A computed fold for an 80-nucleotide RNA from a marine sediment metagenome, annotated as Glycine riboswitch aptamer.
Its mean pLDDT, the model's own confidence on a scale to 100, is 78.

């Protein structure tokens, strides 16, 4: 680095319209939010200077916000 297994948070059951007999649910639009895929940005040390210079810090483009499912930084175990 990678593969497998396990653990793994946050945020509206929002409003309107449509689909549906209704419900669940789904789609579109609007507003409000989240931050731990990804992406972007910043300090000092360091360096003669320049460049460079991290993140679970910040920004939210993407993504996400009932349950389920999926994703999921990071952690543990095992293998290559």
């Nucleotide at each position: 680095a990678u593969c497998g297994c396990g653990g793994g948070a946050g945020a509206g059951a929002g409003c309107a319209g449509g689909c549906u007999u209704g419900g669940c649910g789904c789609c579109u639009g609007c507003c409000g939010c989240c931050g731990a895929a990804g992406g972007c940005g910043c300090a000092a040390a360091c360096c003669g200077u320049c460049c460079g210079g991290a993140a679970u810090c910040g920004c939210u483009c993407a993504g996400g916000c009932a349950u389920c499912a999926g994703g999921g930084a990071c952690c543990g175990c095992g293998g290559u």